[in-house]
Molecule: transfer RNA
Organism: Bifidobacterium apri
């Protein structure tokens, strides 16, 4: 200069064209003399930006920014 992978609640990842989820944090409530732990319940995401394709796009395409590795 090119070529691969990736960006999706605060964080760590999922979801192979049909309403975006799950663990840890977080708040509630239960257990406890009180705390952790445990159980049970809730809140939180314009899926990195901009177009295209489709009835419908995290997904498929193009371009872009950021990061990781690779060639030369």
């Nucleotide at each position: 200069g090119c070529c691969u992978c990736g960006a999706u609640g605060g964080c760590u990842c999922a979801a192979u064209g049909g309403u975006a989820g799950a663990g840890c944090a977080c708040c509630c409530c239960a257990c406890u003399c009180g705390u952790a732990a445990u159980g049970g319940g809730g809140u939180g995401g314009u899926u990195c930006c901009g177009g295209g394709u489709u009835c419908g796009a995290u997904u498929c395409c193009c371009g872009g920014u950021c990061g990781a590795g690779g060639c030369u």